Notes: Bacterial RNase P class A from Nitrosomonas communis, 291 nucleotides, folded computationally. Taxonomically the source falls in Nitrosomonas (Bacteria, Pseudomonadota, Betaproteobacteria, Nitrosomonadaceae). The sequence is in RNAcentral, with records from ENA. Its mean pLDDT, the model's own confidence on a scale to 100, is 80. It matches the Rfam family "Bacterial RNase P class A". Gene Ontology terms of the family: ribonuclease P activity, tRNA processing and dimeric ribonuclease P complex.
RNA sequence: GAAGCUGACCAGACAGUCGCUGCCUGUGAAAACGGGGAGAGGAAAGUCCGGACUCCAUAGAGCAGGAUGCCGGUUAACGGCCGGCCGCCGUGAGGCGAGGAACAGGGCCACAGAGACGAGCGUAUUAAGUUACGGUGAAACGCGGUAACCUCCAUCCGGAGCAAGACCAAAUAGGCAGGCUAUGACGCUGCUCGCCGAGCCUGCGGGUAGGUUGCUUGAGCACACGGGUAACUGUGUGCCUAGAGGAAUGACUGUCCAAGACAGAACCCGGCUUACCGGUCAGCUUCCCAC
Numbered sequence: 001g002a003a004g005c006u007g008a009c010c011a012g013a014c015a016g017u018c019g020c021u022g023c024c025u026g027u028g029a030a031a032a033c034g035g036g037g038a039g040a041g042g043a044a045a046g047u048c049c050g051g052a053c054u055c056c057a058u059a060g061a062g063c064a065g066g067a068u069g070c071c072g073g074u075u076a077a078c079g080g081c082c083g084g085c086c087g088c089c090g091u092g093a094g095g096c097g098a099g100g101a102a103c104a105g106g107g108c109c110a111c112a113g114a115g116a117c118g119a120g121c122g123u124a125u126u127a128a129g130u131u132a133c134g135g136u137g138a139a140a141c142g143c144g145g146u147a148a149c150c151u152c153c154a155u156c157c158g159g160a161g162c163a164a165g166a167c168c169a170a171a172u173a174g175g176c177a178g179g180c181u182a183u184g185a186c187g188c189u190g191c192u193c194g195c196c197g198a199g200c201c202u203g204c205g206g207g208u209a210g211g212u213u214g215c216u217u218g219a220g221c222a223c224a225c226g227g228g229u230a231a232c233u234g235u236g237u238g239c240c241u242a243g244a245g246g247a248a249u250g251a252c253u254g255u256c257c258a259a260g261a262c263a264g265a266a267c268c269c270g271g272c273u274u275a276c277c278g279g280u281c282a283g284c285u286u287c288c289c290a291c
Base pairs, nucleotide, nucleotide: 001287002286003285004284005283006282007281008280009279010278012256013255014254015253016252017251018250020039021038023036024035025034026033027032041262045273046272048271049270050269051268053161054160055159056158065157066156067155068154069153070084071083072082073081074080085099086097087096088095089094100152101151105150106149107146108145109144117142121134122133123132124131165213166212167211168210175204176203177202178201179200180199187195188194220239221238222237223236224235225234226233227232257260
C1' cells in the first nucleotide's frame, strides 16, 4: 500500500422566522396573555421468542398439544447471550452448526446397480439354502444410514391481552323498592272551574355515551472503583431523557459540506430477525513493496 475479518459509534451541520404536544412559572376572579425548558430510532419496523403488569381460570396427578435438545455459565426470563469441546467452510483473522437416542418400534434410502432394507437373486460348491464370492453404490447379501420422518427420552409451557384492567358517570329504555292514583293521578295550567282518561313521583342499583386513570422513575442511563476469560454483576456518585390519543415531534428561508440511506413512538422491558446512502474509531489477518 492492497484486499479482508471482528467489534463499537455517527446517521447532514449552523442560524433565523412561523407553528404543534406536554411540563414549570409570572399576571389575572376567570377567559386569556407572557417567560423558560423538553419533544422519535438504531432499527421506533416484523410481532418471531422471553418477561413485567392486568383480568380470568386453577387441590393434586395424568393424557393430548407445543417448544427446546453437546457441556458449563449468565439472567427476571428466554429458543437470547458468553465460554469450552466436536464437526464443516476459509491460506488466515474468523464464520456456520435443532450437536440427545438408530439392539424399543414403524417408515424411507435419489443416481448407479440384476437386486436397496428383506430377504431373495446370479455363479461356483455341498448329502442339504451347505458354504464361498458377487462388477455398482454412502450403504449389498449385515446388528448399514437417516430422528429440521414418525417415534423414544429429558426439560419447560394455564388462557387472554393496555381495545388488559380500575374509577367517575349523563340522556333514553328497561329493572328493584316506597308513595300517589278510576273517591280521576299526570297533563292543558301559576290558581279555580272545565276537559282528558292511566299512569305518575321519589329513591336505589347495573350498563351505554362521555371523562379520568393505567402512562412513563425504569430488571433506567452515565461515570468511577471492585469481582469474573466473557456474557454478566456488586458498591458509590451524578442525571431525568416524548407521553399524545384521530393521534404533536413540522414548515419556510439563508449559509456550508463529503450532498444526507432505511425509516415515524401509542403499556413497558430483554432479545432475535429484516431494511439501510455513507462515514469514523479500535483490534486482528493475508499478500506486495521499501528499510